[in-house]
A computed fold for a 111-nucleotide RNA from Oceanobacillus halotolerans, annotated as SAM riboswitch aptamer (S box leader). The source organism's lineage runs through Bacteria, Bacillati, Bacillota, Caryophanales and Oceanobacillus. Rfam family: SAM riboswitch aptamer (S box leader). Rfam's curators write: The SAM riboswitch is found upstream of a number of genes which code for proteins involved in methionine or cysteine biosynthesis in Gram-positive bacteria. The coordinates come from a structure-prediction model, not an experiment, and the mean pLDDT is 81.
RNA sequence: CUCUUAUCAAGAGCGAUGGAGGGACCGGCCCUACGAUAUCGCGGCAACCUUCAAAUGAACGAAUUUGAAAGGUGCCAAUUCCCGCAAAGCAAGUGCUUUGGAAGAUGAGAG
Numbered sequence: 001c002u003c004u005u006a007u008c009a010a011g012a013g014c015g016a017u018g019g020a021g022g023g024a025c026c027g028g029c030c031c032u033a034c035g036a037u038a039u040c041g042c043g044g045c046a047a048c049c050u051u052c053a054a055a056u057g058a059a060c061g062a063a064u065u066u067g068a069a070a071g072g073u074g075c076c077a078a079u080u081c082c083c084g085c086a087a088a089g090c091a092a093g094u095g096c097u098u099u100g101g102a103a104g105a106u107g108a109g110a111g
Stems, first nucleotide, its partner, number of pairs: 001111008013042005021031003025084001027082002043076003048072003051068006080103001085100006
């Protein structure tokens, strides 16, 4: 980097360095010198994989459920900030709602 698959309306910030852009992309709308993005330290959230414990199950197992938060990741402005493509419904100054999809992010597996 590509493919497969699961999830994405919840949750969780302080300090140091540094000094201007950032929220993936388009449009919108926001954040930001009351210091963004980034890096580091500490703290926290969560429960995808592993591990552990209990229960169900069972010939042994497999498997399932619940819990812990030890290990591997991840995350800690705004629903993935909203939208983008399609369909349906409603509305009637062109929008709104729902569903699906696309794109993106993260985990697990494969190449």